This is a predicted structure of an 84-nucleotide RNA (c-di-GMP-I riboswitch aptamer) from Candidatus Bipolaricaulis sp. The coordinates come from a structure-prediction model, not an experiment, and the mean pLDDT is 82. Its Rfam family is "c-di-GMP-I riboswitch aptamer". Rfam links the family to the GO term cyclic-di-GMP binding. It was read from a public genome assembly, where an Rfam model found it.

[in-house]
RNA sequence: UCCUGAAAAGGGCAAACCUAUCGCGAGGUAGGGGCGCAAAGCCGCGGGCCUCAGAGAUCGUAGUGAGGCAGCCGGGUUACCAGG
Numbered sequence: 001u002c003c004u005g006a007a008a009a010g011g012g013c014a015a016a017c018c019u020a021u022c023g024c025g026a027g028g029u030a031g032g033g034g035c036g037c038a039a040a041g042c043c044g045c046g047g048g049c050c051u052c053a054g055a056g057a058u059c060g061u062a063g064u065g066a067g068g069c070a071g072c073c074g075g076g077u078u079a080c081c082a083g084g
Base pairs, nucleotide, nucleotide: 002084003083004082005081012037013036017032018031019030020029021028022027035071041077042076043075045074046073047072048069049068050067051066052065053064
């Protein structure tokens, strides 16, 4: 440096839910809480899913625009331990 693994050791993160708060909303932040995770560290690059908007009489669908999900998958990048 590359590959494999999470058995051991040291650990790390934190689902649902609750409280407070921000947001039209999806959802975010902080505290509690632990379902799980070998990158569940970071990055909206590709796909996917979700939200909002206005026009046409209304509803729905499609398209468009703006957002969200990194714990949906892929990709990029960095990293502790052990083995090869």